A computed fold for a 271-nucleotide part of an RNA from Ginkgo biloba, annotated as large-subunit ribosomal RNA, domain VI. The RNAcentral record of the full RNA draws on SILVA.
Context: one part of a larger RNA
RNA sequence: CGGAGGAAUCUUGAGAAGGGCUGUCUUUAGUACGAGAGGACCGAGACGGACUGACCUCUGGUGUGCCAGUUGUUCUGCCAAGAGCAUGGCUGGUUGGCUACGUCGGGUUGUGAUAACCGCUGAAAGCAUCUAAGCGGGAAGCCUGUUUCGAGAUGAGAUUUCCUGGCACUUUUGGUGUGUGAGGCUCCUUAUAGAUGAUGAGGUUGAUAGGCCGGGUAUGGAAGCGGGGACUGAAGACUCGUGGAGUUGACUGGUACUAAUAGGCCGAAGG
Numbered sequence: 001c002g003g004a005g006g007a008a009u010c011u012u013g014a015g016a017a018g019g020g021c022u023g024u025c026u027u028u029a030g031u032a033c034g035a036g037a038g039g040a041c042c043g044a045g046a047c048g049g050a051c052u053g054a055c056c057u058c059u060g061g062u063g064u065g066c067c068a069g070u071u072g073u074u075c076u077g078c079c080a081a082g083a084g085c086a087u088g089g090c091u092g093g094u095u096g097g098c099u100a101c102g103u104c105g106g107g108u109u110g111u112g113a114u115a116a117c118c119g120c121u122g123a124a125a126g127c128a129u130c131u132a133a134g135c136g137g138g139a140a141g142c143c144u145g146u147u148u149c150g151a152g153a154u155g156a157g158a159u160u161u162c163c164u165g166g167c168a169c170u171u172u173u174g175g176u177g178u179g180u181g182a183g184g185c186u187c188c189u190u191a192u193a194g195a196u197g198a199u200g201a202g203g204u205u206g207a208u209a210g211g212c213c214g215g216g217u218a219u220g221g222a223a224g225c226g227g228g229g230a231c232u233g234a235a236g237a238c239u240c241g242u243g244g245a246g247u248u249g250a251c252u253g254g255u256a257c258u259a260a261u262a263g264g265c266c267g268a269a270g271g
Base pairs, nucleotide, nucleotide: 001152005163006162007161008160011157015149016148017147018146021049022048023047024046025045026044027043033038051106052105053104054103055102059100060099061098062097066093067092068091069090070089071086072085073084074083075082076081110144112142117137118136119135120134166178167177168176169175170174183266184265185264186263187203188202189201190200191199208259209258210257211255212254213253214252215251218247219246224242225241226240227239228238
């Protein structure tokens, strides 16, 4: 831009794409078959491989403003306690998120028409013949079935609901301009979304993000004070108590304290 007024909502499915893999073992059964050696069809079950989809409960990985330990050095006047730098300085753990090495699932079954092929009835051609008329069976293949997209499917579909046809000018079945309506956009707070657009949740009639307060999780015993402390008076590493302490990123609940204020723009009736 189109879909012959403008919107929101919920859909149909023309069409397109994906998927369709396979092994071993057990049983049937050491049966059928075969002199023996050997050794099945059909059917039933279990466990896998590769490929693939989703997810993060578990097991791992990651963790750069989480917790602890620790070395060197500079600084905060000193002690103590901390901060900066050194690959996040190094080391041990780790929430959310993202992930595989983790977990769960998938290919099946079914319908229809068939190929090669196998048949029934059956003449031409008194026989025979699956074929000439007629009727069946038959494949990982075909049409479906299954999953995803999908009305620009210009053949532009359908449902439900909402809002209209005001004013002015004019060359008056019309045209132009203008103001609005349902609704939408801009703007702003943002994430289950994300390169940017887009999409989703919200914008005070508000829990959208931050802060704060609880909870959870993680770390693992904070600072300060008091006690003990080898030698030996002081001091002291270390250790005990206060005390599962203190701290805690993304998680979760609550709470308007802060910021989503105010505003602007677009937007409808013709043949």
The source organism's lineage runs through Eukaryota, Viridiplantae, Ginkgoales, Ginkgoaceae and Ginkgo.
Its Rfam family is "Bacterial large subunit ribosomal RNA". Gene Ontology terms of the family: structural constituent of ribosome and ribosome.